A computed fold for a 1562-nucleotide RNA from a Deltaproteobacteria bacterium, annotated as small-subunit ribosomal RNA. Its Rfam family is "Bacterial small subunit ribosomal RNA". The prediction has a mean pLDDT of 83.
[in-house]
RNA sequence: UACACGGAGAGUUUGAUUCUGGCUCAGAAUGAACGCUGGCGGCGUGCUUGACACAUGCAAGUCGAACGGAGCUUCAUCCUUCGGGGUGGAGCUUAGUGGCGCACGGGUGAGUAACGCGUGGGUAACCAACCCUCAGGUUUGGAAUAACUCCUCGAAAGGGGCGCUAAUACCAAAUAAGACCACGUCAACCACGGUUGAUGGGGUAAAAGGUGGCGAUUCUUCGGAAGCUACCGCAUGAGGACGGGCCCGCGUGACAUUAGAUUGAUGGUGGGGUAACGGCCUACCAUUUUGUCUACGAUGUCUAGCUGGUCUGAGAGGAUGAUCAGCCACACUGGGACUGGAACACGGCCCAGACUCCUACGGGAGGCAGCAGUGAGGAAUUUUUCGCAAUGGGGGAAACCCUGACGGAGCAACGCCGCGUGAGUGAAGAAGGCCUUUUGGUUGUAAAGCUCUGUCGGAGGGCAAGAAUUAUGGCGGUAAAAAUACGACCGUCAGUUGACUUAACCCUCAAAGGAAGCCCCGGCUAACUCCGUGCCAGCAGCCGCGGUAAUACGGAGGGGGCAAGCGUUAUUCGGAAUCAUUGGGUGUAAAGCGCAUGUAGGCGGUAAGGUGUGUCAGGUGUGAAAGCCCGGGGCUUAACUCCGGAAGUGCAUUUGAAACUGCCUUACUUGAGUCUCGGAGAGGAAAGUGGAAUUCCCAGUGUAAAGGUGGAAUUUGUAGAUAUUGGGAGGAACACCGGUGGCGAAAGCGACUUUCUGGACGAAGACUGACGCUCAGAUGCGAAAGCGUGGGUAGCAAACAGGAUUAGAUACCCUGGUAGUCCACGCUGUAAACGAUGGGUACUAGAUGUCGGGGGUAUUGACCCCUUCGGUGUCGUAGCUAACGCAAUAAGUACCCCACCUGGGGACUACGGCCGCAAGGCUAAAACUCAAAGAAAUUGACGGGGGCCCGCACAAGCGGUGGAGCAUGUGGUUUAAUUCGACGCAACGCGAAGAACCUUACCUAGACUUGACAUUGCCUAGAAAGCCGUAGAAAUACGGUCCUGUCUUCUGACACUGGGUGACAGGUGCUGCAUGGCUGUCGUCAGCUCGUGUCGUGAGAUGUUGGGUUAAGUCCCGCAACGAGCGCAACCCCUAUCUUUAAUUGCCAUCAUUUAGUUGGGCACUAUAAAGAAACUGCCUGGGUGAACUGGGAGGAAGGUGGGGAUGACGUCAAGUCCUCAUGGCCCUUACGUCUAGGGCUACACACGUGCUACAAUGACCGGUACAGAGGGAAGCGAGACUGCGAAGUGGAGCCAAUCCCAAAAAGCCGGCCUCAGUUCGGAUAGGAGUCUGCAACUCGACUCCUUGAAGUUGGAAUCGCUAGUAAUCGGAGAUCAGAACGCUCCGGUGAAUACGUUCCCGGGCCUUGUACACACCGCCCGUCACACCAUGAAAGUUGGUUUUACCAGAAGUCGCCGGACUAACCCGCAAGGGAAGUAGGCGCCCAAGGUAGGGUCGAUGAUUGGGGUGAAGUCGUAACAAGGUAGCCGUAGGGGAACCUGCGGCUGGAUCACCUCCUUU
Repeated sequence: UACACGGAGAGUUUGAUUCUGGCUCAGAAUGAACGCUGGCGGCGUGCUUGACACAUGCAAGUCGAACGGAGCUUCAUCCUUCGGGGUGGAGCUUAGUGGCGCACGGGUGAGUAACGCGUGGGUAACCAACCCUCAGGUUUGGAAUAACUCCUCGAAAGGGGCGCUAAUACCAAAUAAGACCACGUCAACCACGGUUGAUGGGGUAAAAGGUGGCGAUUCUUCGGAAGCUACCGCAUGAGGACGGGCCCGCGUGACAUUAGAUUGAUGGUGGGGUAACGGCCUACCAUUUUGUCUACGAUGUCUAGCUGGUCUGAGAGGAUGAUCAGCCACACUGGGACUGGAACACGGCCCAGACUCCUACGGGAGGCAGCAGUGAGGAAUUUUUCGCAAUGGGGGAAACCCUGACGGAGCAACGCCGCGUGAGUGAAGAAGGCCUUUUGGUUGUAAAGCUCUGUCGGAGGGCAAGAAUUAUGGCGGUAAAAAUACGACCGUCAGUUGACUUAACCCUCAAAGGAAGCCCCGGCUAACUCCGUGCCAGCAGCCGCGGUAAUACGGAGGGGGCAAGCGUUAUUCGGAAUCAUUGGGUGUAAAGCGCAUGUAGGCGGUAAGGUGUGUCAGGUGUGAAAGCCCGGGGCUUAACUCCGGAAGUGCAUUUGAAACUGCCUUACUUGAGUCUCGGAGAGGAAAGUGGAAUUCCCAGUGUAAAGGUGGAAUUUGUAGAUAUUGGGAGGAACACCGGUGGCGAAAGCGACUUUCUGGACGAAGACUGACGCUCAGAUGCGAAAGCGUGGGUAGCAAACAGGAUUAGAUACCCUGGUAGUCCACGCUGUAAACGAUGGGUACUAGAUGUCGGGGGUAUUGACCCCUUCGGUGUCGUAGCUAACGCAAUAAGUACCCCACCUGGGGACUACGGCCGCAAGGCUAAAACUCAAAGAAAUUGACGGGGGCCCGCACAAGCGGUGGAGCAUGUGGUUUAAUUCGACGCAACGCGAAGAACCUUACCUAGACUUGACAUUGCCUAGAAAGCCGUAGAAAUACGGUCCUGUCUUCUGACACUGGGUGACAGGUGCUGCAUGGCUGUCGUCAGCUCGUGUCGUGAGAUGUUGGGUUAAGUCCCGCAACGAGCGCAACCCCUAUCUUUAAUUGCCAUCAUUUAGUUGGGCACUAUAAAGAAACUGCCUGGGUGAACUGGGAGGAAGGUGGGGAUGACGUCAAGUCCUCAUGGCCCUUACGUCUAGGGCUACACACGUGCUACAAUGACCGGUACAGAGGGAAGCGAGACUGCGAAGUGGAGCCAAUCCCAAAAAGCCGGCCUCAGUUCGGAUAGGAGUCUGCAACUCGACUCCUUGAAGUUGGAAUCGCUAGUAAUCGGAGAUCAGAACGCUCCGGUGAAUACGUUCCCGGGCCUUGUACACACCGCCCGUCACACCAUGAAAGUUGGUUUUACCAGAAGUCGCCGGACUAACCCGCAAGGGAAGUAGGCGCCCAAGGUAGGGUCGAUGAUUGGGGUGAAGUCGUAACAAGGUAGCCGUAGGGGAACCUGCGGCUGGAUCACCUCCUUU
């Protein structure tokens, strides 16, 4: 000092919100793999898959100081035929006998759910080679055998036989301190079973030698031997250490769709076996009516080596078990034993099996899950390396040998750590790239340039540590011995040894020289632009991008992040409080069993005593090492490593405490229960009784209908119905009372009486003394429907039949009608079985009803009032809740127990099991698929919901359209073209206020290419223009003629034109879904918002709602709102009245005058045009809130916005327009531009819209006659006059307009005629003749005249306009325009009818309600069918794995028995032989593989079949969401193409209206 250090969220359901809830992301990690890239070093790591098969080499030997022999070398000696040989010594090598080792080390994780592992104990139930200490020993003999020699079999591997030989090999005997065995004696302890110690005599069992030295003593062949001694061994015993065996407590996966398992099974006795306990094995006995195990999970199935640890996490946990370490298991598969201290043995043996190899076919050999390596598998994992130098192991006295353990190196960015790829300066902000608003910005001090440095890498040189030993030699010391010495032991000096290593480290040299990539840039999430592409190509972790302006695809520039790596994929934990112990929930989101009784279990009142189970405190032991953490040390640092500490929250044991818990004991009464009295009740069961009603039957009266519906029909009825009266039969249900009244556990219970019977409640005492609460499994009850048997059947009524409705109608409606509904007995066991709310106990403001009981207020009774207990309702404070809401009958505050939930769909399903007669019920998955599904509330929108209100919305009226002809527009068709746009209202007499050419955008043909038009640079020529001619359809081309601009410093400049060239022009080409602007529409509807405040977690609400009122969110009142803005209104214009001013071109009352306001005059009047006045609910009266306002009235020209216009809120419709204009982007550029001629836009079987004219007598025609307003007029209006039947022409007065002209107004009025007809209506069509405009009327103008005289006789379904000077009707004018309106716009004349009213249709406003809609009902959405794909269930079967039962079989082997054949050691025997002891062999038990038969279970596959899921535009309907058009849903039954329909019972999670009750306020 550690032991205190530690916790982040985001995206995605919605129009928006809060919640629930899943999915996804950001983090860390890995034995990883893949993609791109790659400089160096250190330290680690490296078959996760086939416990698949393995070529080759190596991985366990060693000891000659245990033994005999053989070979080689050498020394000495002897012999020699000189080749060599013999003897002895020494050294080296070693096949064999023998000893020790091979059970360690190394590998792997198949098996194993187990005392296998972990942890803590036990062994008085045990072993223990090698090692250490101590004690006492190491004596005497014997018989073999390998090697070897010889013979022999076999291809080989391997044997066989005769013969010889040694030992620390084998055997026998002696001895026995102590050991062991049985029997005694004594002592201690004890779990009473035994154990330990001491002791007595008896019995049993040992051994092996080797090497070195001495050799005083004895002997000697003089070499030595005996002997002594040291060391190494051997043997016995005791103890220790290391190690191991066995046993026990606790802990250590999943599945109950595995619930019963078991016969050595459970126990005992005897025996066997083991080192040792034990059914471990065996015989017998007991037991199933007390064997054992099991819901605290047996048995079975599946999965898995366990742990220290590792990863993650704030932690608790979760996941994991590579490397390192501990334990276990395994060694080709299965079985078995042998040897040994230890094995049932990885590199041993035997057998069986599969596989591979050799073979002479007779037989043999093998086992890399040791290290390398190979093949295979796989996404994927290394060298057939060096060395025993170090550490460790085996053998040996030692040297030493062996050691793929180990130490190193190699390969791999596989991981962690460190370093580098340069540093400073450097603005002309270079070039290039990219972008650009064309100015610039950015890349960017970046580069270049200049000045430096030298890590790593390269070259050369130098040089540590890892090394300590051991042997050997020298010196010194210690002990034994008779003694010297050797040797042993101790100390010290010298001395030898390096695989790595061409290394680490250091020095020198040269040169910025050799060294940067990967991913990302829509949000989450740091980082933005351009180009390409055009729902294509593609991206994507989630949300989602891409359909011509993509920060989301691909590329580029730029940027961000990390960096020798970066991304992706896979997996784990986290976030996820998303399994919640810490730390969740269950009214409506998923979730309370339908209800009760009750077992195990869990929990449990008051007081006292005891105990010490849990609990708490202290001590002790243990919790291996490594790791984590802390403090230090060593590598230049770090990673890494070393040392020390802490921790390891555990277990065991011990000492203590005694509050709480448990247990034992004793008490108590308040929990619970019992007794007495009392009243309430549709509580239950059985028997009986009653009246009303329906139906049927009989009889009477009576006659033609009845019944039924939205309307009908089927049906009944003249054979007498319905109706009505009387009588009868039968079944079912019990009106009123009746009530958020009562009772019951729930289901449920309703006429009355009787019998039997359960429970609750109240009052007062007495008694028992915790007897209680809850409840897995279990048991009982359990609506309706349904099932079985037998009855019954009035009404009702699934199915069914018929009639309607309908496109259809398997429905809703109607007429019938069977099961059923009813009873008895039995079954079923489910419902929206709901308060969608488990049971119990306690506590926590009030107010007010009601049901049952009790008490009180000095007499009694009733009412009232107060109070108390028990039920049952409503409102409400706190509190809770996501909100809605709950609120003493909690969804509040707490405790106890049970049940249940964990995204949606698949699925209230499949399979399996249990139950059922069946229908079916209970239990209950997975594959696959989606990113949501959902709850509550909010704002809208919508409703075949409600309330209030408005509008020519309906109604009441008037006139039309739809029928005819024509005009005009559109569609369609046609065409070379019939240019384009507009499409419900809100396109269609619309753009177009006017297409013969032009317009013109279209088509055909002919031409032009800097262009018809604009700006500009350069070069060149020249005034340009005009006029004439030729060719041509013209554009155009050519020729001729005419003629020479302005300024000037005289050089030129400016302007214009032709030609050439470059920038550019041009486009009615596309996109109105890229846009501006403009416009339409809802709608001149009364709305749309904001600030502050307040309420709500929030979206939001309030204000803006409410009561009145208004044309109006107009105003008033009230109110948690107070104010404000855009709208409304007003301000503006016209019009209606008056005044003043003015007086020409207007007017004329008065005075003159005239044909004529013509003129004089006048300006009173009209009119004109400027300024004013006037109307404001101001006044009266009724109502109303002392209000706003409103009914009526007065006055007034006008009365309640007087009439009309302009004026169009926030917004909606991706409404319309790129062809008015403007404009982004795209496209064309000798053409999609421009010019010209002709054609087309004018077509025509047809359909629609808008109009005109009509169909006639309220009329047509003819004649006469009256009265406007508003406009227009110079390329104009054009008078009078003349001509023409007329259109018109001639001519030209007047007028730039209150002066002149267009200009006649028409309907009207007066008169005449026609007389109901296809006409004297109607005028289309057609023929002819003309006029006018215009270059030009053929395609294709208008008008006139004559002639012709079609359809049409008031118009089906349907539909339009209009509320007053309006509709209707009548004419006039204007714009456009050369000409060409039945259209459009404006003007006046004549001039109505009707409105009861708001039920209905349409549209709109406000409030409210429901909603599964929000692209907002033209919404959403369900099911069958058809097609494609996917996963899955069933299935005659087929096939494989695994397991089991019965039987057969029986290798090797242990054990047991036999052992007539065979046998060296010991015994008897002179010997032969016999005995003892064994061996081969045989038999038996057990048993692996294998076989037969039958099961269980798990997969794979299977014609066919079932449902399910998914899939831009398939079919049929429309079931649900609004009252979804028949309210919906639940259970059940029947029916039907399908959603579904119907019956019975239930629920509200049903709208609307009314009533009842309760509540709130006064």